A computed fold for a 78-nucleotide RNA from a Spirochaetales bacterium, annotated as Glycine riboswitch aptamer. It was read from a public genome assembly, where an Rfam model found it.
RNA sequence: CCCUGGAGAGAGGAAUCCUCUGAGAUUCCCAUCGAAGAAGCAACCCUCAGGGGGAAUCUUUCAGAUAAAAGGACAGGG
Numbered sequence: 001c002c003c004u005g006g007a008g009a010g011a012g013g014a015a016u017c018c019u020c021u022g023a024g025a026u027u028c029c030c031a032u033c034g035a036a037g038a039a040g041c042a043a044c045c046c047u048c049a050g051g052g053g054g055a056a057u058c059u060u061u062c063a064g065a066u067a068a069a070a071g072g073a074c075a076g077g078g
Base pairs, nucleotide, nucleotide: 001078002077003076004075005074010030012029013028014027015026016025017024031066032065033064037062038060039059040058044053045052046051
């Protein structure tokens, strides 16, 4: 890189656009989710100290996501 599997949470409200009705797009608002990404830290190690290093599926929810599609940590195979 390719194939397969892959969860969670409003098909929310308002406006505009496309369009002809909406389950589309954008913005705003409220409420949720954690498994892209991002950020934080324990033990421990270094230092005289101050500090530095230091993982995640933990934490935060910035980003992203909340019918389907897309994406998707991770797992199996090639």
Taxonomically the source falls in Spirochaetales (Bacteria, Pseudomonadati, Spirochaetota, Spirochaetia).